[in-house]
């Protein structure tokens, strides 16, 4: 000096003219006047709060969401969301001769629990979770031989994404945690921390593959609906249509009990067990009729409607040049109760870190 | 504005609790049958399951997060 990758901030600038709109004056036919008019994401509506409506007796039981661990900070304080730091998992290079595994660097995690239970694990394999034995390898028995039969084995091959610990040894008929050193793993656990969690040291030959972004267990939280909520005032509700009953209808913040309320009535048949019909206080849906204003609503605010254009100088950026200069353009996108948090989309410039390259010292 | 729902062949739909060549009809091609069509019968093509991303050995399918398209609701 250039390049990427993270993060934050900016995201045309000034002026004039003519324009759209909320307000407020000022003339009231009509017009002047003044003052205010998008974002960091106004987006997606992914998660949450404020508001607001719908309820109250109590019991049970469902569904939704969230999940390491400490300090800080944010939220009108909900499990939660951010930042720093820390465990613990994994991925990539890189050292060790090699493997299990261990050190380094460096990236990435929606990280409780697979030893509560239940499901699943295609193909291929000899077996995919109460373990097995294709090839192979050792004894043995037949047999002239190729080989057949019995029986040990789990080292080697080979399957597959995963195969029941690795290395060397000892031992053996061949082998094997059978045995024995290290390493790892399981159980206890001085002790070290705030804690998640590390872990001396002892014990055990080794038992319990993954998969919870399958069910599910645990822990924690959480009533639904949503400003087209809703609330006020006008205006309208004329006359109608089906449909649900006698072990029944409604309500009862999701579902059962349970509670309330209203109804358990009348007609026939009858083989005395029953069985058909009617009856609407109410609750459902068809059709008709009203469909206006105001607040809820904002120092930007609706009427689902505005917030713009042009011209001049200046900033970048492309093309073009007869090196004066000349023409195009200005990233993503654009409120609609309101905040907050997440996630996409974003040309450029400026500013910080961290990596690499070149050039000098 | 809020709320909610789908996307698989050219069309119209399957595909359950994840398992490998993703499967029906109709089209569209070729033959067969007919003097020729038309029906019918028989084969054929045709798909990165709207896109990216993750979890799992393994994604049409579970999860996130975009694009596109319908529906209620005053």
């Nucleotide at each position: 000096a250039g390049g990427c990758u993270g993060a934050a901030a900016c995201g045309g600038c000034u002026g004039a003219u003519c324009g759209c709109u909320g307000c407020c004056c000022c003339u009231u036919u009509u017009g002047g006047g003044g003052u205010g008019g998008a974002g960091g994401a106004a987006a997606g509506u992914c998660c949450g709060g404020a508001c607001u409506u719908c309820a109250c007796a109590g019991g049970a039981c469902a569904g939704g969401a969230c999940g390491c661990c400490u300090u800080g900070g944010u939220g009108u304080u909900a499990a939660a969301c951010c930042a720093u730091g820390g465990a613990c998992c994994u991925c990539u290079c890189u050292g060790c001769c090699a493997u299990a595994u261990c050190g380094g660097a460096g990236g990435g995690g929606a990280u409780g629990g697979a030893a509560a239970g239940u499901g699943c694990c295609a193909c291929a394999g000899a077996a995919a979770a109460u373990a097995u034995a294709c090839c192979g390898u050792c004894c043995u028995g037949c047999g002239c031989a190729g080989g057949c039969g019995g029986g040990a084995u789990a080292a080697g091959g080979g399957u597959g994404a995963a195969a029941u610990g690795g290395u060397g040894g000892u031992g053996u008929a061949a082998g094997a945690g059978a045995c024995c050193a290290c390493c790892g793993c399981c159980c206890c656990g001085c002790g070290a921390g705030a804690a998640a969690u590390c872990a001396a040291g002892g014990g055990g030959g080794c038992a319990g593959g993954g998969u919870a972004a399958a069910c599910c267990c645990c822990g924690u939280c959480c009533g639904a609906a949503g400003c087209a909520a809703g609330a006020u005032c006008g205006c309208a509700u004329a006359g109608g249509g089906a449909a649900c009953a006698a072990u029944g209808a409604a309500g009862u913040c999701g579902u059962c009990c349970g509670c309330u309320u209203c109804g358990c009535u009348c007609c026939g048949u009858u083989u005395c067990g029953a069985c058909g019909g009617a009856u609407a206080a109410g609750u459902u849906c068809c059709g008709g009729g009203u469909u206006g204003a105001u607040c809820g609503c904002u120092u930007a605010g609706a009427u689902a409607a505005a917030u713009g254009a042009u011209c001049a100088g200046c900033a970048c950026u492309g093309c073009u040049u007869u090196c004066g200069g000349g023409c195009a353009g200005u990233a993503c996108a654009a409120a609609a109760u309101c905040c907050g948090g997440c996630u996409u989309a974003c040309a450029g410039u400026u500013u910080c870190a961290g990596c690499c390259u070149g050039c000098a010292u | 504005g809020c709320g909610c729902c789908c996307a698989u062949a050219g069309c119209u739909c399957a595909g359950c609790c994840g398992g490998a060549u993703a499967g029906a009809g109709c089209a569209u091609c070729g033959g067969a049958u007919u003097u020729c069509u038309a029906a019918u019968c028989c084969g054929a093509c045709g798909g990165u399951c709207g896109g990216a991303g993750g979890u799992u050995c393994g994604a049409g399918u579970c999860c996130u997060c975009c694009u596109g398209g319908g529906c209620g609701c005053g």
Two RNAs folded together computationally: RNase P RNA and transfer RNA, 435 nucleotides in total. Model confidence (mean pLDDT): 75 of 100.